The RNA shown here (SAM riboswitch aptamer (S box leader)) has 101 nucleotides and comes from uncultured Hellea sp. The model forms 97% of the base pairs in the Rfam consensus. Lineage of the source: Bacteria > Alphaproteobacteria > Maricaulales > Robiginitomaculaceae > Hellea. Its mean pLDDT, the model's own confidence on a scale to 100, is 77.
RNA sequence: UAUUCAUCAAGACCGACCUAGGGACAGGCCCUCAGAAAGUCGGGGCAACCUUGUUUUUUCAGUCGGUGCCAAUUCCUGCGGUUUAUUCCGAAAGAUGUUGC
Repeated sequence: UAUUCAUCAAGACCGACCUAGGGACAGGCCCUCAGAAAGUCGGGGCAACCUUGUUUUUUCAGUCGGUGCCAAUUCCUGCGGUUUAUUCCGAAAGAUGUUGC
């Protein structure tokens, strides 16, 4: 960078430095100088995709390692259908992993 497949209603954060934005995009709503986000450093945690054991349809267990994640359902809506209903379903987009080049 592109493709395949899977998952996205559960779970889990503090300190220091820095300083004004951040939650992908638009609208809404929300977080934030009682210090945002990114980044650097230190420590902690969640999960179980790769992975290990077990079982062989699959289930259960583990977490040294490779990733990921730790406000709000992927914060909500966006497109299509549906409902008395902002009711529900699906798609798209996005995120993460895996696979291929």